A computed fold for a 71-nucleotide RNA from Methylacidimicrobium cyclopophantes, annotated as Fluoride riboswitch aptamer (crcB RNA motif). The prediction has a mean pLDDT of 78.
Parts: sequence; structure tokens; C1' cells
RNA sequence: GUCGUUCCGGGCGAUGGGGCUCGCCGAGACAAGACCGCUCGUAAAGUCGAGCUGAUAGCUCCUACUUCGGG
Repeated sequence: GUCGUUCCGGGCGAUGGGGCUCGCCGAGACAAGACCGCUCGUAAAGUCGAGCUGAUAGCUCCUACUUCGGG
């Protein structure tokens, strides 16, 4: 480095994917939970109306979008 065999591999953290780290949840079946952004208005807002930020839980890379400059 390659091939074969056996065993293991959970979910979630407001917009996609990879790596690392952190936090949370975790139901025998029937099925549970973490999670599902913010501001204002209105008697009230999970529900109606208006407005705002972010592709991260955090760091980083890629992709998409946006702005500016150069070729």
C1' cells in the first nucleotide's frame, strides 16, 4: 500500500455540504425529546399585518447569494 472477514456507527442546536470542537435530547411497541430567529403593531399572537439579521452552536474550508474594486 492492497485484498478479504468480523464487530461498531442515534438524533438535535432558525437556509446547503465536509472536518474539528462544544452543548442538548435520547422512545420496547403505541411512539418521546432536544430543535423550530428577532423587532414592532393589535385585547391577544404558535395563527394576522409590517420590518430586520445570519448559509457556523463555535472555528475553518467548499458551494450558493449579496456588495465593492481590478483585469